RNA sequence: GUCCUUGUAGCUCAGUUGGAUAGAGCAAUUGCCUCCUAAGCAAUAGGUCGGCGAUUCGAAUUCGCCCAAGGACG
Numbered sequence: 001g002u003c004c005u006u007g008u009a010g011c012u013c014a015g016u017u018g019g020a021u022a023g024a025g026c027a028a029u030u031g032c033c034u035c036c037u038a039a040g041c042a043a044u045a046g047g048u049c050g051g052c053g054a055u056u057c058g059a060a061u062u063c064g065c066c067c068a069a070g071g072a073c074g
Stems, first nucleotide, its partner, number of pairs: 001073007010026004019057001028044005050066005
């Protein structure tokens, strides 16, 4: 330099034939339980879906450019 894969909650990830409120587990907070802690149960909060544009009635999902991580080739 060319090409490929990945980027979604604090962490690990799902969701990609475009469709309505963006989810799960763990972690966090609060409450219940307990003499206390852990475990268990319940609830709550937490996200501009890497960035900027484009297409569309509608984009996490499609397209372009850029950024970051990993890989292949030279």